[in-house]
RNA sequence: CUUGUCGGGGUGCGCUAUUGCGCUGAGAGCAAACCCGUCGACCUGAUCCGGUUAAUACCGGCGUAGGGAACGAGAU
Numbered sequence: 001c002u003u004g005u006c007g008g009g010g011u012g013c014g015c016u017a018u019u020g021c022g023c024u025g026a027g028a029g030c031a032a033a034c035c036c037g038u039c040g041a042c043c044u045g046a047u048c049c050g051g052u053u054a055a056u057a058c059c060g061g062c063g064u065a066g067g068g069a070a071c072g073a074g075a076u
Stems, first nucleotide, its partner, number of pairs: 001074005006037004012023004042067003048061004
């Protein structure tokens, strides 16, 4: 790095009611899609604090915080 099986995870914001439109993202709830398995996705504190944005997103803080899912085979 590839792969088999198994396992873990998220799905937010704005508009004007919507199956529509716009934003960010790998993904914006059902597609078996996407991300991740300790070099850790994601969750909790958190309806948190500062910056920023239309808002989410994003950046910093909190944070040397507390949790969090693995084994086998092959190639180099």
TPP riboswitch aptamer (THI element) from uncultured Marinagarivorans sp., 76 nucleotides, folded computationally.
Taxonomically the source falls in Marinagarivorans (Bacteria, Gammaproteobacteria, Cellvibrionales, Cellvibrionaceae).
The sequence is in RNAcentral, with records from MGnify.
The coordinates come from a structure-prediction model, not an experiment, and the mean pLDDT is 76.